[in-house]
RNA sequence: CUAAUCUACAGCUAAACUAUUUGCGAGAAUAGGACAGAAAGCUUACAGGUCUUCUUUACUUAUAAAGACAGACGGCUGGGUUACGUAA
Numbered sequence: 001c002u003a004a005u006c007u008a009c010a011g012c013u014a015a016a017c018u019a020u021u022u023g024c025g026a027g028a029a030u031a032g033g034a035c036a037g038a039a040a041g042c043u044u045a046c047a048g049g050u051c052u053u054c055u056u057u058a059c060u061u062a063u064a065a066a067g068a069c070a071g072a073c074g075g076c077u078g079g080g081u082u083a084c085g086u087a088a
Base pairs, nucleotide, nucleotide: 004086005085012037013036017032018031019030020029021028022027035075041081042080043079046078047077048076049073050072051071052070053068054067055066056065057064058063
């Protein structure tokens, strides 16, 4: 330095839920709160997946399929990229 991640040290993030704000919505932000996380840091102008909105078609109880240079999710999976500590 690269890979790896047992045991620690120093730390870090913050699920559900609640309150406020915001969005047609999926959701997002702030505060509280901790389920959990060795990248639960970042990235969709990297790929898939799930979800929302709109349009069209089928259908009429619901719903299903396709399309959109429309969106949401990084704590859905993978990839890319950056990073603290320390045994083997």
This is a predicted structure of an 88-nucleotide RNA (c-di-GMP-I riboswitch aptamer) from Sulfurovum sp. Taxonomically the source falls in Sulfurovum (Bacteria, Campylobacterota, Epsilonproteobacteria, Campylobacterales). The sequence was found by an Rfam model in a public genome assembly. Its mean pLDDT, the model's own confidence on a scale to 100, is 82.